[in-house]
The RNA shown here (c-di-GMP-I riboswitch aptamer) has 82 nucleotides and comes from a soil metagenome. The prediction has a mean pLDDT of 87. The RNAcentral record of the sequence draws on MGnify.

RNA sequence: AAAGGCAAACCCGUCGAAAGGCGGCGACGCAAAGCCACGGGCCUACCCCCGCAGACGCGGGCACGGCCGCCGGGCCACCGAA
Numbered sequence: 001a002a003a004g005g006c007a008a009a010c011c012c013g014u015c016g017a018a019a020g021g022c023g024g025c026g027a028c029g030c031a032a033a034g035c036c037a038c039g040g041g042c043c044u045a046c047c048c049c050c051g052c053a054g055a056c057g058c059g060g061g062c063a064c065g066g067c068c069g070c071c072g073g074g075c076c077a078c079c080g081a082a
Stems, first nucleotide, its partner, number of pairs: 005030002011024005028069001034075003038072003041067003048061005
């Protein structure tokens, strides 16, 4: 080089309080866009806590929930011609 790989957004289904996950469709991109939330960062706030209120509500706080297709770190790995 070539082969091969992954698949953003939108839309549909599904799980979830949400962020988001999974499946389908689809390709914006990706040379680790393979895996691990370990450090930073970012997103969300059901429960819980605080305040107000006196009700089934409002405001604030909180990761124990997420994102590895944000950065770093760790682990592992396919093809490889002239």